A computed fold for a 74-nucleotide RNA from a Planctomycetota bacterium, annotated as transfer RNA. Its Rfam family is "tRNA". Rfam classes the family as a transfer RNA.
RNA sequence: GGGCGAUUAGCUCAGCUGGCUAGAGCGCUACGCUCACACCGUAGAGGUCACUGGUUCGAGUCCAGUAUCGCCCA
Repeated sequence: GGGCGAUUAGCUCAGCUGGCUAGAGCGCUACGCUCACACCGUAGAGGUCACUGGUUCGAGUCCAGUAUCGCCCA
């Protein structure tokens, strides 16, 4: 230098053929339970879907560019 892939909650990851409000597990907070802690139960908080632009009535999803990471080729 070229090619491919990934980027969504604090962490690990789903999200199909674009369609009403973006989800799960773990973690966190509160309450219940307990003498207390843990476990367990109930409820809750937490997101610029990496960034910039484009297409569309409508984008996490499609297109272009940028950034970071990983793999391959030279």